[in-house]
Context: one part of a larger RNA
RNA sequence: GGACGAACGCUGGCGGCACGCCUAACACAUGCAAGUCGAACGGUGAAGGGAGCUUGCUCCCGGAUCAGUGGCGGACGGGUGAGUAACACGUGAGCAACCUGCCUUUCAGAGGGGGACAACAGUUGGAAACGACUGCUAAUACCGCAUAAUAUCAUCGAGCGGCAUCGCUUGAUGAUCAAAGGAGCAAUCCGCUGAAAGAUGGGCUCGCGUCCAAUUAGAUAGUUGGUGGGGUAACGGCCUACCAAGUCGACGAUUGGUAGCCGGACUGAGAGGUUGAACGGCCACAUUGGGACUGAGAUACGGCCCAGACUCCUACGGGAGGCAGCAGUGGGGGAUAUUGCACAAUGGAGGAAACUCUGAUGCAGCGAUGCCGCGUGAGGGAAGAAGGUUUUCGGAUUGUAAACCUCUGUGGAGCGGGACGAUAAUGACGGUACCGCUCAAGGAAGCCACGGCUAACUACGUGCCAGCAGCCGCGGUAAUACGUAGGUGGCGAGCGUUGUCC
Numbered sequence: 001g002g003a004c005g006a007a008c009g010c011u012g013g014c015g016g017c018a019c020g021c022c023u024a025a026c027a028c029a030u031g032c033a034a035g036u037c038g039a040a041c042g043g044u045g046a047a048g049g050g051a052g053c054u055u056g057c058u059c060c061c062g063g064a065u066c067a068g069u070g071g072c073g074g075a076c077g078g079g080u081g082a083g084u085a086a087c088a089c090g091u092g093a094g095c096a097a098c099c100u101g102c103c104u105u106u107c108a109g110a111g112g113g114g115g116a117c118a119a120c121a122g123u124u125g126g127a128a129a130c131g132a133c134u135g136c137u138a139a140u141a142c143c144g145c146a147u148a149a150u151a152u153c154a155u156c157g158a159g160c161g162g163c164a165u166c167g168c169u170u171g172a173u174g175a176u177c178a179a180a181g182g183a184g185c186a187a188u189c190c191g192c193u194g195a196a197a198g199a200u201g202g203g204c205u206c207g208c209g210u211c212c213a214a215u216u217a218g219a220u221a222g223u224u225g226g227u228g229g230g231g232u233a234a235c236g237g238c239c240u241a242c243c244a245a246g247u248c249g250a251c252g253a254u255u256g257g258u259a260g261c262c263g264g265a266c267u268g269a270g271a272g273g274u275u276g277a278a279c280g281g282c283c284a285c286a287u288u289g290g291g292a293c294u295g296a297g298a299u300a301c302g303g304c305c306c307a308g309a310c311u312c313c314u315a316c317g318g319g320a321g322g323c324a325g326c327a328g329u330g331g332g333g334g335a336u337a338u339u340g341c342a343c344a345a346u347g348g349a350g351g352a353a354a355c356u357c358u359g360a361u362g363c364a365g366c367g368a369u370g371c372c373g374c375g376u377g378a379g380g381g382a383a384g385a386a387g388g389u390u391u392u393c394g395g396a397u398u399g400u401a402a403a404c405c406u407c408u409g410u411g412g413a414g415c416g417g418g419a420c421g422a423u424a425a426u427g428a429c430g431g432u433a434c435c436g437c438u439c440a441a442g443g444a445a446g447c448c449a450c451g452g453c454u455a456a457c458u459a460c461g462u463g464c465c466a467g468c469a470g471c472c473g474c475g476g477u478a479a480u481a482c483g484u485a486g487g488u489g490g491c492g493a494g495c496g497u498u499g500u501c502c
Stems, first nucleotide, its partner, number of pairs: 001502004006498005013374006019367002021332001026330003030327003035072003040069002043066001048061006079285003089209007098202002103198007111145001113143002120135006151176011181190003211257003218248003223245008260282004264275004287308005310321004338364001340363003346360001347358004377407004387398004412439006421429001446491005451472003457486005467474002
């Protein structure tokens, strides 16, 4: 000198764009943050319409709404960085060892049956949370049967290829395994089942790279390898039984400490050093620890079970909870915002659609936290006014500065118009931005420094005191170094200090 997710002191006019708990992965009141589908299903059946009439009832149409069964989605999106020195990440390869819902393309198919369980009704337990028993019922829920292959398995062949295990193509025989309907007058559309391929997303393996300590030198028994078996989507000590005794290590094993990694960011002429806020990619975690279930996908932040700590309710028998989602509260701290508006846009989930949901997102609020832009007036104006400061008392300086004259309207105020973002409708932002007219220089400048480094000097006060200070050093009676004033210099809605990095 530059930089900052900064803080503190003094000061503070406007706008745009960004950014805003770096500390306690501390504890959390309250609200919201993941639902949706009646065109899968049985019920419920409001408004409204019609008919009958006994004028307040019955029937028909109609379908709002609601819980339940069922489907898809709650594995995305959002948060945090505790753990992790590791194939976690980066980069480059490999899988002849793998999976992939929704989507795209292609081929083939959907025949015929069955039995339940919710809801509901009844009985009943409990303070509650939540149950129990009996009975009825539907389905795209569940289960047999049929059909069936380029699927899977077994046996017997043929050809080709390779990378060791082997892979691909193909023939025969046998065995096994599917399905669901809904809407519409219909055409048809949306779905369903099997197979092949693609795309997307993942899984696994390997080469190389990835902090400090040797005042950490030996470490290791599922340890290293093999065989058989199990398990997995898949390879594998991943697991298990047996066998062998290996495996790693001064090219730093093991142990301890620290740490999410990267694209990037800051700095530097570069080499390098430091760093990993915001934005993007990957990973890990969701009160602590463990476990699996469901599912295409989780070992699942707002799912389940168990244990621990904590908090709350209780009729003391037992229950409920998890903000490292968005706001917000307490606490910690030098320090970090609103319990806001809207789904209008972009995107996501569900739905045939209308639409519903969406604290993702779009916006607004607060903060000079940063960057950028603008303003606080412009031109003229010497009696060089007054006042201040100083003085050798002549003057000098503040200083064209002010006054005064002539203008302008960034910004401000008032009135009026008024968007783009939305190709038909739909605008939270927002009567915002912007535009037009009118008004009047009006409401808008500070902070630090002035001994040298280092741009900028005098007076008074103080008298090794009070104080200053980044280094050298100032102060003990004329201090350009302390304090005040005038003047000057620097930067300017900021300026200085502190902290950290280069």